[in-house]
Context: one part of a larger RNA
RNA sequence: GGAUUGUUCAGGAACUAGGCAAAUUAGCUCCGUAACUUCGGGAGAAGGAGUGCCCCCUCCAUCUAAACAAUGACGGGGGGCCGCAGUGAAUAGCGUCAGGCGACUGUUUAACAAAAACACAGGUCUCUGCAAAGUCGAAAACGACGUAUAGGGGCUGACGCCUGCCCGGUGCCGGAAGGUUAAAGGGAGAGGUCAGCCGCAAGGCGAAGCUUUGAACUGAAGCCCCGGUGAACGGCGGCCGUAACUAUAACGGUCCUAAGGUAGCGAAAUUCCUUGUCGGGUAAGUUCCGACCUGCACGAAUGGCGUAACGAUCUGACGACUGUCUUAACAAUCUGCCCG
Numbered sequence: 001g002g003a004u005u006g007u008u009c010a011g012g013a014a015c016u017a018g019g020c021a022a023a024u025u026a027g028c029u030c031c032g033u034a035a036c037u038u039c040g041g042g043a044g045a046a047g048g049a050g051u052g053c054c055c056c057c058u059c060c061a062u063c064u065a066a067a068c069a070a071u072g073a074c075g076g077g078g079g080g081c082c083g084c085a086g087u088g089a090a091u092a093g094c095g096u097c098a099g100g101c102g103a104c105u106g107u108u109u110a111a112c113a114a115a116a117a118c119a120c121a122g123g124u125c126u127c128u129g130c131a132a133a134g135u136c137g138a139a140a141a142c143g144a145c146g147u148a149u150a151g152g153g154g155c156u157g158a159c160g161c162c163u164g165c166c167c168g169g170u171g172c173c174g175g176a177a178g179g180u181u182a183a184a185g186g187g188a189g190a191g192g193u194c195a196g197c198c199g200c201a202a203g204g205c206g207a208a209g210c211u212u213u214g215a216a217c218u219g220a221a222g223c224c225c226c227g228g229u230g231a232a233c234g235g236c237g238g239c240c241g242u243a244a245c246u247a248u249a250a251c252g253g254u255c256c257u258a259a260g261g262u263a264g265c266g267a268a269a270u271u272c273c274u275u276g277u278c279g280g281g282u283a284a285g286u287u288c289c290g291a292c293c294u295g296c297a298c299g300a301a302u303g304g305c306g307u308a309a310c311g312a313u314c315u316g317a318c319g320a321c322u323g324u325c326u327u328a329a330c331a332a333u334c335u336g337c338c339c340g
Base pairs, nucleotide, nucleotide: 001335002334003333004332005331006330007329008328010326011325014324019321027051028050029049030048031047036041038158052081053080054079055078056077057076058075060072061071062070082086094319095318096317097316098315099314100313101311102310106118107117122156123155124154125153126152127151128150134142135141159306160305161304162303164236165235166234169233170232171229172228173227174226175225178224179223180222184218185217189213190212191211192210193209196205197204198203237255238254239253240252241251264298265295276292277291278290279289280288
């Protein structure tokens, strides 16, 4: 000097990113117990009292025909004794208030992440009529010895109140008049070849056959096209003016769009400017809570807003408590180093 422990005046979070760590609390019995609430909870809420030993009485049981006496246990009442302290050797909740997120119990990165992530019951969309859809695939098989109150897939995620507008683009579903369109059918026409014919020659023409091609026309789905569809992928405006103070704009004009964001919420796990402004809490508060709305860039099952209960969750506050600190000290065990 270090490790692990123990104790500590006064103060009591001043420590620190943060009460991390430590300390406090603690069993049992009785009393008592708020907001809120899905009426189950919340709740061991909170908070308070008691707790040893001895004696007596009462009550009950055994004994007894019944009782007395005796013995035994819980409870109740009274009296007494000792100590600062009576559950305690060990075991054995710190509490409260407010907010975010997720309803909940559960699951997860075996060995840096346990969470707000995943799952979940519930909701909804979609596919599937059974030789089902779907999965695997050479097959067997699963789905299922099930049959739409069933099975597969997607999204959302208890519950409560709700879930607005846009079908122009993309997807999906339906439609079939027209356009486009493959193989195939079809074979107009064209080229090559050459019996023959013409020509003095060079060369030219050229039937049938063979061969190389090949237009029109017929021709499905798809696409174009027509319609539907958002708890399908997704999207949900700009400028200017206007009221008898000012300010603001219920109102008007104009451009664009498929339609211009409804309810609710809002400096939010979302707010850049920003420590926004106001209020609360503090002597002092970039955090926190309540409001405002100027939403850089919330918004309705990529769900919106609430919500009792729950959480080794995240954030803020208070009480209690403490060596976290002011600021260190002492002690125990082990150990490093030095001396011997």
Overview: The part of an RNA shown here (large-subunit ribosomal RNA, domain IV) has 340 nucleotides and comes from a soil metagenome. Its mean pLDDT, the model's own confidence on a scale to 100, is 85. The full RNA is in RNAcentral, with records from MGnify.